[in-house]
c-di-AMP riboswitch aptamer (ydaO/yuaA leader) from a soil metagenome, 139 nucleotides, folded computationally. RNAcentral holds the sequence, with entries from MGnify.

RNA sequence: CGCCGAGUCUGCGUAGGCCGCAGAGCGGGGGACCCAUUGUGCCGGGUGUGUUCCGGUGGGGGCGAAUCUCCUGGUUCGGGGGACGCGCAUGCUCCUUCAGCGCGAGCCCGUCAGCUAACCCCGCAGGCGUACGAAGGAG
Numbered sequence: 001c002g003c004c005g006a007g008u009c010u011g012c013g014u015a016g017g018c019c020g021c022a023g024a025g026c027g028g029g030g031g032a033c034c035c036a037u038u039g040u041g042c043c044g045g046g047u048g049u050g051u052u053c054c055g056g057u058g059g060g061g062g063c064g065a066a067u068c069u070c071c072u073g074g075u076u077c078g079g080g081g082g083a084c085g086c087g088c089a090u091g092c093u094c095c096u097u098c099a100g101c102g103c104g105a106g107c108c109c110g111u112c113a114g115c116u117a118a119c120c121c122c123g124c125a126g127g128c129g130u131a132c133g134a135a136g137g138a139g
Stems, first nucleotide, its partner, number of pairs: 001129004008024006025124006035114001041057005059112001060109004067083007084104005092139007
């Protein structure tokens, strides 16, 4: 100096700080009417059938691009294909297309949350080192 990402800036406190507080800015979650949803699944017991009841079992959701599907192997795990999604010094920013390269992880809530005005709550981390390919447009 630059990249991914919301993850930055300012002020005060402090001997100082990657610490604390406040503000601005950016990001996320919860949360009405209306709208949407028509739903208490599955197995066993019980019962003339069924409901209630009892026991067991399965869920559901959030951040993020990180999902779906097929094939395959030596199958705790790996490899490959397709669809789709994401990123890339084009050097002030943004948009579209082509080409090339790379990614498609991880974590959290805890049986519970659709949308959602007012309102309430939370985060501002972490990890990296790119390009010298092309066309068009806007500011």